[in-house]
């Protein structure tokens, strides 16, 4: 300069007029009261406070409220690498290991596949202790040709076909085929054997809180992937849930049925129950105050309107400043900010989002 990864922050500003909510102070008017004084709907006037980095999703933990206890067990659900923060958590934080990129960085479906089950279409011999298409090899024995020695009998060996066998190295099939190179060995191949190497198991040593890393030695040779399939294992989970929940006020009409009822499911246990308590039909009330906050509303509050200023971005520039020139500053015109709005509360993560600023870092080019 150009290209990227990564973390932070802003995310319109003054004024002025009219409108909105909640407090607070006065006016006035009702009500009670001898009176001071209490109260109260609606009006007028001040003053004062009034949405977010995600207020969005409702994915996650939790305060906090009821279930009289919230016991034990089945079923069911969530985590699932190590270590640490945390009120906790499936969250964050630093690792380790595995992928992905040339790096900076990102992801992660990160515990078990030898505890049993299940799947891997199609191809293809054959997908877990498999398997024979083409191929290669093929003996005592078979067939054919011929070559030698021999009077014959017969006896040795070449080469060719098939068979029965052997082979898994070559080749093909797949997404993947039962360890990779090379040698030696084979009738031909094969960890059959060797040296290296990888991956497994065992033993040892050194690093590290661990997960794991790094080296040494042995040994059989080499026993696939999928658990974000059932499942095995380990760790944790009572329920509901602000429309919880609590007080005041209103307002009642009954019929029918159960022995049973206790706030996820099913057992145990364990409380209360017939003057009770639970189901179903039907009739009637249903307005306040708490919960409720530095905003605290309750069909739900901050909205218009005009000025100025203005981040961005377009265009212009005789002249002026910096520059060699590109070009930039000043300057004039034009434009004029996304994602969107609390609802008992806090911590998270997940989506959205115009343009702006700061900062580390990596990769490229080019000058000093």
């Nucleotide at each position: 300069c150009g290209a990227g990864u990564u973390g932070g922050u802003c995310g319109g500003g003054u004024g002025a007029u009219c409108g909105c909510g909640g407090c607070u102070c006065g006016g006035g008017g009702g009500g009670c009261g001898a009176g001071a004084g209490c109260u109260c709907g609606a009006c007028c006037g001040g003053g004062u406070c009034g949405a977010g980095g995600a207020a969005g999703g409702u994915c996650g933990g939790g305060g906090c409220u009821c279930c009289g206890c919230a016991g034990g067990g089945c079923a069911g659900g969530a985590u699932g690498c190590u270590g640490g923060c945390u009120a906790g958590c499936g969250g964050c934080c630093a690792g380790u290991c595995g992928g992905g990129g040339u790096g900076a960085c990102c992801c992660g479906c990160a515990g078990g596949a030898a505890a049993g089950u299940g799947c891997c279409a199609c191809a293809g011999a054959g997908a877990a202790c498999a398997g024979a298409c083409c191929g290669c090899c093929g003996a005592u024995g078979g067939c054919g040709a011929g070559c030698c020695g021999g009077c014959a009998a017969c006896g040795g060996g070449u080469c060719g076909c098939a068979c029965a066998g052997g082979u898994g190295a070559g080749g093909g099939u797949g997404a993947a085929a039962c360890g990779g190179u090379g040698c030696g060995g084979u009738a031909a191949g094969a960890g059959c054997g060797c040296a290296c190497c990888a991956g497994c198991g065992c033993c040892c040593g050194g690093g590290g809180u661990g997960a794991c890393c790094c080296g040494g030695g042995c040994g059989g040779c080499u026993c696939g992937g999928c658990a974000a399939a059932c499942c095995c294992c380990a760790u944790c989970c009572g329920g509901a849930g602000c429309a919880a929940g609590g007080c005041c006020a209103a307002g009642c009409a009954g019929g029918g049925g159960a022995c049973g009822g206790g706030c996820g499911g099913c057992c145990c246990g364990u409380c209360c129950g017939a003057u009770g308590u639970c189901c179903c039909c039907a009739g009637g009330u249903a307005g306040g105050c708490c919960g409720c906050a530095u905003a605290g509303a309750u069909g739900g509050a901050u909205g218009a309107u005009c000025a100025c200023c203005g981040a961005u971005c377009c265009g212009g520039c005789c002249a002026c400043c910096c520059g060699c020139a590109a070009g930039g500053g000043a300057c004039c015109g034009g434009u004029g900010a996304a994602c969107a709005g609390a609802a008992c509360c806090c911590c998270g993560c997940c989506u959205a989002u115009a343009g702006g600023c700061c900062g580390a870092c990596u990769c490229g080019u080019u000058g000093c």

This is a predicted structure of a 368-nucleotide RNA (Bacterial RNase P class A) from an uncultured Acidimicrobiales bacterium. It was read from a public genome assembly, where an Rfam model found it. It matches the Rfam family "Bacterial RNase P class A". It is annotated as a ribozyme.